[in-house]
RNA sequence: CAGCCGGACCGGACGGCCGCUCUCCGUAUCUUUGCUGGAAACGGCGAGGGCGUGGAGGGAGGAAAGUCCGAACUCCGCAGAGCAGUGUGCCGGAUAACGUCCGGGAGGCCGGGUUCAAGCCCGGUUGACGGAAAGUGCCACAGAAAACAUACCGCCUCGGCCUUCGCGGGCUGCGGUAAGGGUGAAAAGGUGCGGUAAGAGCGCACCGCCGCGGCAGUAAUGCAGCGGGCAGGGCAAACCCCACACGGAGCAAGACCAAAUAGGGAGGAAGUCUCGCCGUCGCUGUAAGUUCUUGGCCGCGUGGCGAAGAACUUAGAGCGACGGCGGGACACGUGCCGGCUCGGCGCGUCAAACCUUCGGGUAGGUCGCUAGAGCCGCACAGCAAUGCGCGGCCCAGAGGAAUGGCCGUCCAGCAGGAGCAAUCCCGCGGACAGAAUUCGGCUUACAGGUCCGGCUGCCAC
RNA sequence: CGGGACGUGGCUCAGCCUGGUAGAGCACUCGCUUGGGGUGCGAGGGGUCGGCAGUUCAAAUCUGCCCGUCCCGACCA
Numbered sequence: 001c002a003g004c005c006g007g008a009c010c011g012g013a014c015g016g017c018c019g020c021u022c023u024c025c026g027u028a029u030c031u032u033u034g035c036u037g038g039a040a041a042c043g044g045c046g047a048g049g050g051c052g053u054g055g056a057g058g059g060a061g062g063a064a065a066g067u068c069c070g071a072a073c074u075c076c077g078c079a080g081a082g083c084a085g086u087g088u089g090c091c092g093g094a095u096a097a098c099g100u101c102c103g104g105g106a107g108g109c110c111g112g113g114u115u116c117a118a119g120c121c122c123g124g125u126u127g128a129c130g131g132a133a134a135g136u137g138c139c140a141c142a143g144a145a146a147a148c149a150u151a152c153c154g155c156c157u158c159g160g161c162c163u164u165c166g167c168g169g170g171c172u173g174c175g176g177u178a179a180g181g182g183u184g185a186a187a188a189g190g191u192g193c194g195g196u197a198a199g200a201g202c203g204c205a206c207c208g209c210c211g212c213g214g215c216a217g218u219a220a221u222g223c224a225g226c227g228g229g230c231a232g233g234g235c236a237a238a239c240c241c242c243a244c245a246c247g248g249a250g251c252a253a254g255a256c257c258a259a260a261u262a263g264g265g266a267g268g269a270a271g272u273c274u275c276g277c278c279g280u281c282g283c284u285g286u287a288a289g290u291u292c293u294u295g296g297c298c299g300c301g302u303g304g305c306g307a308a309g310a311a312c313u314u315a316g317a318g319c320g321a322c323g324g325c326g327g328g329a330c331a332c333g334u335g336c337c338g339g340c341u342c343g344g345c346g347c348g349u350c351a352a353a354c355c356u357u358c359g360g361g362u363a364g365g366u367c368g369c370u371a372g373a374g375c376c377g378c379a380c381a382g383c384a385a386u387g388c389g390c391g392g393c394c395c396a397g398a399g400g401a402a403u404g405g406c407c408g409u410c411c412a413g414c415a416g417g418a419g420c421a422a423u424c425c426c427g428c429g430g431a432c433a434g435a436a437u438u439c440g441g442c443u444u445a446c447a448g449g450u451c452c453g454g455c456u457g458c459c460a461c
Numbered sequence: 462c463g464g465g466a467c468g469u470g471g472c473u474c475a476g477c478c479u480g481g482u483a484g485a486g487c488a489c490u491c492g493c494u495u496g497g498g499g500u501g502c503g504a505g506g507g508g509u510c511g512g513c514a515g516u517u518c519a520a521a522u523c524u525g526c527c528c529g530u531c532c533c534g535a536c537c538a
Base pairs, nucleotide, nucleotide: 001457002456003455004454005453006452007451008450009449010448012410013409014408015407016406017405018404020059021058022057023056024055025054026053027052029050030049031048032047033046034045035044036043037042061432065443066442068441069440070439071438072437073250074249075248076247080342081341082340083339085246086245087244088243089242090104091103092102093101094100105129107126108125109124110123111122112121113120114119130241131240135239136238137235138234139233152181153180154177155176156175158173159172160171161170162169163168189207190206191205192204193203194202208230209228210227211226212225214223215222216221254367255366256365257364264358265357266356267355268354271330272329273328274327275326276325277324278323279322280321281320282319283318284317286315287314288313289312290311291310292309293308294307296305297304298303331349332348333347334346335345336344337343360537361536362535374393375392376391377390378389380387381386411430413428414427416425417424418423462534463533464532465531466530467529468528471487472486473485474484481518489505490504491503492502493501511527512526513525514524515523
């Protein structure tokens, strides 16, 4: 210097003119209203609204996007149990929280070095990474065999037959063999030496694996040692198991004010028993009163006393029927408890509430609404994410939705022309995209540029 | 602004949960049937399952991220 990778940042600059939106301060006019002066006309002081007008200040992003996670906030729910469901998943830390971030560790891939080889070491990169030794299931095609292992070719001993002078060769049979070939994504530990008829953890060394305890580390894990010849292929982004977590909805949440309407139509489903009180009616018997009838006693008589019977009235009692109100039991309907079952709570069971649907009306205002897990700088702690302290700052809040357009100069970029070149002239032209309750992340899109770090190559010293 | 469903030949759909051959109807092409057309019969072509990654030996199917289409949601009574 060039290329690649990673990280951080910027994402046109300045000036003029014309516009858009919000807030604040004025001003002209119209209007409403409060207090007040006045007999009134008409004034004074303030508050608000409409339509104008003037000034000052603020006005998109790193992703405002996708809505994929996590929260704040708001409303509903908040006896409980079981089942189902969803998500997360190495370890430690950060955080309000997270599936995010930081640091570390297994594993994979690439490059270099080293070893006879397997392997080991170093660097970079990647890293949805609990359990396959709880169970179930799948592993198509090919292949002899796909998980209780297995003998297709090959190799080897032995037997039989053929051939050869013989060594040997061919065919065939019983066996041995997982070293070699072939199939496959995957073939039942790997490499080397020994061993053997040929082979084989058959034996040994190293590596891997399993078990045991030891040391280091907060831990994941690592290191070395002893024992065991080795059992247990892969898939859990298959069901599943384990551990942990999880109520629902979303600012069109929700609160207040105002206006208008037919405060409407249709449909939906479910009851019995019992208790208490009250009312009406009927029956039964009781008490009192009135009237009548029949005897009894007193009395000269009017009359008085008492008894029985009948009718009527009143009172309260019992029973029954009907109606009303209230309670209870069971049943049913419906709403809520995210889903299902049980269970709980509320309302209801004959016409109201509730649910569904059709129709009708309004499409207004205020709050929520932006000072916040906020931004910038410095110092400290920490490898870092981040935390903490101090100082400074205020930075869109519209509600169909503002942040734009033109011109000039410059800054990059591209094309053309002139020139040996530096350079000059002319033209085009500025990425992705746009707030909508607010934050923390992730993911996706993005012309061009600046800085830092790493690797590789070339040149010069 | 918020929530949900879907994407498979030209069209309408199944297959996806439980991974291994992509299928049905209509449409299209050719042949036979007919004097010709239709109908009928027979044969055939046409799909990289919306796109890109990942898991797996293997993805329409499982997972993640994008793209597109459609639907629902105001208040009063």
Molecule: RNase P RNA; transfer RNA
Organism: Candidatus Sulfotelmatobacter sp.